Overview:
Predicted 3D model of a 329-nucleotide part of an RNA (large-subunit ribosomal RNA, domain IV) from Heribaudiella fluviatilis.
Context: one part of a larger RNA
């Protein structure tokens, strides 16, 4: 010096990306317990008291006994001592604000456990049974010894309040009047060759399926949801107007956000001091409604901020124990 432990004056997170690590809390029992809430919870909330031994009294909890009684449980009083008693070991630190995900679950065996996946619930779509769909060349099998309150697929993701406008594009579904197309079928020519029958090449007309064109519907289908400009009796702003374009021009909500570049935006709060945090504002670079929007009790080895307690994390290191390294033999 290193490793594993133990202790530490004063301070107590000043350490650090960050309280990482350590310390602290801890059992049983009694008292008592907030906001919020889906009335179940939250809750061991938070906070506070007791716990040893001996004696006495009360109680009658339990067992034994015919009974007297004995042991035991609980409570009260007194006394004793190291202000000591869950004397060891085992054994929750607590509270508050925000984000995300409702929850219990699942996951990258061997760097990721999460806000990712799943989920109950919601919705769309296919499916009438030899079902749809999947595997298989097929036979056949699963679906299912099920039958639309079934089964398959997609999206969303408890619950509460909601889910706006656009069908022009792409997709899907439907409609058949018309257009349109291949082989086929049919009608009619031309050229070459040929005695003939024919054979070969080729032109034109007609007939004719789906696709496609066309016409509708459909967005909890894929998706999309504007610009310029003028205007109010201070200024500023613009309820209001004009114009261009579009399929339609973003509604309710939320908003510097897990989304905000400029940006450490501005204001307020917390600190002596706060690029983080919380509450607001809104000119949203580039929010927005099942690619779900906004809330939300409970829950989380999630993430972020604050407070109390606690401490060698630190100011600033020291000592001790064991084991190494190192030196000598």
């Nucleotide at each position: 010096c290193c490793c594993u432990g133990u202790u530490g004056a004063a301070g107590g997170a000043a350490c650090u990306c960050g309280g990482c690590a350590a310390a602290a809390u801890g059992a049983c029992u009694c008292u008592g317990u907030a906001a919020c809430u889906u009335c179940g919870g939250g809750a061991u909330a938070u906070a506070g008291g007791g716990u040893a031994a001996a004696a006495g009294c009360a109680u009658c909890u339990a067992g034994c006994g015919u009974a007297a009684g004995c042991u035991u449980u609980u409570g009260c009083u007194u006394u004793u001592g190291a202000c000591a008693c869950a004397a060891a070991a085992u054994c929750g630190g607590a509270g508050g604000g925000g984000g995300c995900g409702a929850c219990u679950g699942u996951u990258u065996a061997u760097u990721a456990a999460a806000a990712a996946c799943a989920c109950a619930g919601g919705u769309c779509u296919c499916u009438g049974c030899u079902a749809a769909c999947u595997c298989g060349u097929a036979a056949g099998a699963g679906g299912a010894u099920g039958u639309a309150u079934u089964g398959g697929g997609g999206c969303u993701g408890a619950c509460a309040c909601c889910u706006g406008c656009c069908c022009g594009g792409u997709g899907c579904u439907g409609g058949u009047a018309g257009g349109g197309u291949a082989a086929u079928c049919u009608c009619u020519g031309a050229u070459g060759u040929u005695u003939u029958c024919g054979c070969a090449u080729u032109g034109g007309g007609g007939u004719u399926a789906a696709a496609c064109c066309u016409c509708a519907g459909u967005a909890a289908a894929c998706g999309g949801c504007g610009g310029c400009u003028g205007u109010a009796a201070c200024u500023a702003u613009g309820a209001c107007g004009g114009u261009c374009c579009u399929a339609a021009g973003g509604u309710a909500g939320c908003g510097a956000a897990a989304u905000u570049c400029c940006u450490u935006g501005u204001c307020g709060g917390g600190u002596a001091a706060g690029u983080u945090c919380c509450g607001a504002c809104c000119c949203g670079c580039a929010u927005g409604a099942a690619u779900g929007g906004u809330g939300u009790a409970a829950c989380g080895a999630c993430u972020u901020c604050c407070u109390c307690g606690c401490u060698g994390u630190c100011u600033c290191c020291a000592a001790c124990a064991g084991g190494g390294a190192c030196c000598c033999a």
RNAcentral holds the full RNA, with entries from ENA. Its Rfam family is "Bacterial large subunit ribosomal RNA".